[in-house]
RNA sequence: UCCGAUAAAGAGCAAAACCGGGAAAACCCGGCGACGCAAAGUCAUGGGUCUAACGCUGAACUGAGCCAGGACCGCCAGACUACCGAC
Numbered sequence: 001u002c003c004g005a006u007a008a009a010g011a012g013c014a015a016a017a018c019c020g021g022g023a024a025a026a027c028c029c030g031g032c033g034a035c036g037c038a039a040a041g042u043c044a045u046g047g048g049u050c051u052a053a054c055g056c057u058g059a060a061c062u063g064a065g066c067c068a069g070g071a072c073c074g075c076c077a078g079a080c081u082a083c084c085g086a087c
Base pairs, nucleotide, nucleotide: 012037013036018031019030020029021028022027035074041080042079043078045077046076047075048072049071050070055066056065057064
């Protein structure tokens, strides 16, 4: 220095619920709060999932179907980056 495994310490992130705000919605942001996380850091590249405003279709009494260019990386994979580290 690399690989494997993995203890301790320090630091880190923050689910649900609730409050405020944004959005058509999914969901996001802030506060509060910890279910969990060793990449729960970044990127929608492939798959997956959610939503369906605009648009399209069809209908006719306020409703139906389709569609991502919207969203999720705390669903999986891939790419990039990264703290500590006993034996």